Source information
Glycine riboswitch aptamer from uncultured Rothia sp., 99 nucleotides, folded computationally. Its mean pLDDT, the model's own confidence on a scale to 100, is 79. The model forms 90% of the base pairs in the Rfam consensus. Rfam family: Glycine riboswitch aptamer. Gene Ontology term of the family: glycine biosynthetic process. RNAcentral holds the sequence, with entries from MGnify.
RNA sequence: CCAUGCGGGAGAGCUUAGAGUCUCCGGUAUCAGCACCGGACUCUAACGCCGAAGGAGCAAUUCCUCUCCGAGAAACUCUCAGGCACACGAACCGCACGG
Numbered sequence: 001c002c003a004u005g006c007g008g009g010a011g012a013g014c015u016u017a018g019a020g021u022c023u024c025c026g027g028u029a030u031c032a033g034c035a036c037c038g039g040a041c042u043c044u045a046a047c048g049c050c051g052a053a054g055g056a057g058c059a060a061u062u063c064c065u066c067u068c069c070g071a072g073a074a075a076c077u078c079u080c081a082g083g084c085a086c087a088c089g090a091a092c093c094g095c096a097c098g099g
Base pairs, nucleotide, nucleotide: 001099002098004096005095006094007093008092013047015046016045017044018043019042020041021040024039025038026037027036028035048084049083050082054080055078056077057076061071062070
């Protein structure tokens, strides 16, 4: 320095519309089924937003003929990607272990 395991680990709409799932839940109706309504979930689209996977940009400085070019950090900036209930993930920190 890198990998692995464990623990901690933030931010931002569980927004709106359409469709689907009754092989999810509840209700109405029915002898029952079909059907309807609501919730939940999934997909698509629209707008809004977040920065701590990854990616990209550059300051001092450095190289130089002290010009250019090049090199040059991030938790800063950009939001391509990713993310916006929970979960997963998550830079970074601690411990253990291997190379």